[in-house]
RNA sequence: CUCGAGAAAGGCAAACCCCGAGAAAUCGGGGGGCGCAAAGCUACGGGUCUAAGUCCGCCAGCCUUAUGGCGGAUACGACCGCCGAGCCGCCGAAG
Numbered sequence: 001c002u003c004g005a006g007a008a009a010g011g012c013a014a015a016c017c018c019c020g021a022g023a024a025a026u027c028g029g030g031g032g033g034c035g036c037a038a039a040g041c042u043a044c045g046g047g048u049c050u051a052a053g054u055c056c057g058c059c060a061g062c063c064u065u066a067u068g069g070c071g072g073a074u075a076c077g078a079c080c081g082c083c084g085a086g087c088c089g090c091c092g093a094a095g
Base pairs, nucleotide, nucleotide: 002095003092004091011036012035016031017030018029019028020027021026034081040087041086042085044084045083046082047079048078049077053074054073055072056071057070058069059068060067
C1' cells in the first nucleotide's frame, strides 16, 4: 500500500411512531434498529423523486391578457443508505 477478522474500542442509523418545517419530494429533533468499513463530507457526472412557480391543452365561466377545475411538460427543489468521481479519516489480524 492492498485488504477487512464471528478482533477490540468506538461510530452511524432503514422501516415504523411522536413533534416541528415544507406545496411536495424531503429535511430537523426525540424514540427505534434494518443494515453500514467510509451509511464521513461535496449534488460534480449519470440516475431517481417531487412540481409550488412557469408554459401548453381541455372544460367551466365571463365584465375576454383575468379566475376556477382537470390533464400534460418542466428543476432553479430534493436524495451521497442508487452508481461513478473528488476530498478527508478511526482501528487492525491473516493473506
Predicted 3D model of a 95-nucleotide RNA (c-di-GMP-I-GGC riboswitch aptamer) from a Chloroflexota bacterium. The sequence was found by an Rfam model in a public genome assembly. The coordinates come from a structure-prediction model, not an experiment, and the mean pLDDT is 87. The source organism's lineage runs through Bacteria, Bacillati and Chloroflexota. Its Rfam family is "c-di-GMP-I-GGC riboswitch aptamer". Gene Ontology term of the family: cyclic-di-GMP binding.